[in-house]
RNA sequence: GAUAGAGGCGCGGUUUUCAUCAGUAUCCUCCGGGUAGGUCAGGCAGCCGCCGGGGAGGAAAGGGAAAGCCGCCGAAGGGCCGGGCAGGUGCCUGCAUGACCGGUUCUGGGACGUCCGAGAAGAUCGGACGGACUGUCACAAAACUUUGUGGAGCGCUAUC
Numbered sequence: 001g002a003u004a005g006a007g008g009c010g011c012g013g014u015u016u017u018c019a020u021c022a023g024u025a026u027c028c029u030c031c032g033g034g035u036a037g038g039u040c041a042g043g044c045a046g047c048c049g050c051c052g053g054g055g056a057g058g059a060a061a062g063g064g065a066a067a068g069c070c071g072c073c074g075a076a077g078g079g080c081c082g083g084g085c086a087g088g089u090g091c092c093u094g095c096a097u098g099a100c101c102g103g104u105u106c107u108g109g110g111a112c113g114u115c116c117g118a119g120a121a122g123a124u125c126g127g128a129c130g131g132a133c134u135g136u137c138a139c140a141a142a143a144c145u146u147u148g149u150g151g152a153g154c155g156c157u158a159u160c
C1' cells in the first nucleotide's frame, strides 16, 4: 500500500400496511358582535373579507411502529462556511424553513438520566453534560485471562 473482516437493541435508505396528526385545517350554512381591514415582513398589485359560537361534512404533509428489500461498519450523525434550488398569491427586497452539492471540523458504539432545541405530542429526533455498560489498542499487575489506568475509528484484527 491492497484485500477481507469485527463491535450490536449496530448504521442509513426504500416499499407496503397501521396508528397518530384530528373530529384539527380548508369548504358550506345559521346566529351574534364588529371593521376599513387580511396575506411571513416592507412596497405595488391581485384575491379575499374580521372575531366568536352552533350545525353538516371532513383531509393531508412531516414525524412514528411493524414487516420485506437494498447499501453498509465514519456505517452514520452534528457544528460552521459557501453555492444555487424549492417554497410561503404575482413582482422586487428580505426573513423563517426544507432537501441537495462542496469545504472544514467534532463524535468508537448502543442504552439510561438531566437540561436545551425541533415537534400536535408523555412518540420520536438532534445537541451538551453525567455515571455505568460494551468493543478496540497501549501500559502496569496478577490469582493466567482477569483487574486497573489511559487513548481514539485518519483506529483495530487477519492475509498478501
Base pairs, nucleotide, nucleotide: 001160002159003158004157005156008073010072011071012070013069014068015067016066017065018064028055029054030053031052032051033050037048038047039046040094041093042092043091044090045089076107077106078105079104080103081102082101083100085098086097088095108134109133112130113129114128115127116126117125118124136151137150138149139148140147141146
Lysine riboswitch aptamer from a bovine gut metagenome, 160 nucleotides, folded computationally. The sequence is in RNAcentral, with records from MGnify.